c-di-GMP-I riboswitch aptamer from a Spirochaetia bacterium, 85 nucleotides, folded computationally. The coordinates come from a structure-prediction model, not an experiment, and the mean pLDDT is 85. Its Rfam family is "c-di-GMP-I riboswitch aptamer". About the family: GEMM was predicted in a large-scale screen for bacterial structured RNA regulatory elements. Rfam links the family to the GO term cyclic-di-GMP binding.
[in-house]
RNA sequence: AUAUUCAAAGGGCAAGUACAUGGAAAUGUGUACACGCAAAGUCACAGGGCUAAAAGAGAAAUUUCAUGCCGGCUGGGCCGCAAUA
Repeated sequence: AUAUUCAAAGGGCAAGUACAUGGAAAUGUGUACACGCAAAGUCACAGGGCUAAAAGAGAAAUUUCAUGCCGGCUGGGCCGCAAUA
C1' cells in the first nucleotide's frame, strides 16, 4: 500500500422504552437501560420512504406541493480503528 472480516482486546455507536424538551407534523436533542452495529463515521449525490406548516386548488369535506425530514432502506463519494493475509 492492497485485500478480507472467523475469533479476540481496548474503546465507539445506540433500535426501542421511560422521563424531559424543540417542532405544525415527519422527526430532532438530553439522561437512564440496551435490540443490535466493523463503518449504526461522514456527505441528502442517485434511487426510495415520511410529513404537509406556508403557498396553490376547492363552496366545503378534502387535495397538490419540500423550501422540512429519514444514513439503523439500497447504491455512490470522502475518511477511519483493530486483526489477519